[in-house]
Predicted 3D model of a 74-nucleotide RNA (transfer RNA) from a Caldisericia bacterium. The coordinates come from a structure-prediction model, not an experiment, and the mean pLDDT is 83. Its Rfam family is "tRNA". It is annotated as a transfer RNA. The RNAcentral record of the sequence draws on ENA.
RNA sequence: CGGGGAGUAGCUCAGCCUGGUAGAGCGCUUGGUUCGGGAUCAAGAGGUCGGAAGUUCAAUUCUUCUCUCCCCGA
Numbered sequence: 001c002g003g004g005g006a007g008u009a010g011c012u013c014a015g016c017c018u019g020g021u022a023g024a025g026c027g028c029u030u031g032g033u034u035c036g037g038g039a040u041c042a043a044g045a046g047g048u049c050g051g052a053a054g055u056u057c058a059a060u061u062c063u064u065c066u067c068u069c070c071c072c073g074a
Stems, first nucleotide, its partner, number of pairs: 001073007010026004020057001028044005050066005
C1' cells in the first nucleotide's frame, strides 16, 4: 500500500442481507424466600448501535469518508 473481517448495555454476543418501538444471556440494584449467605422467584436500572456526512417520511440496517483492532497478500 491492497483485500477481507470485527466495533451494539459493565462482559459475551444476536439483530443488518430484505430500513419501521434496540434485544438475549451473564453481571448490577431492589424485594420475596433464608438465622444469614448461596441457590431460586419477581421487579427494575443501564445504550449518542466506534465517529462524521448523505439518501429517506423514517437509518444499528443503504451509500461515502474516517478511527481502532484482527487476518491475508505485497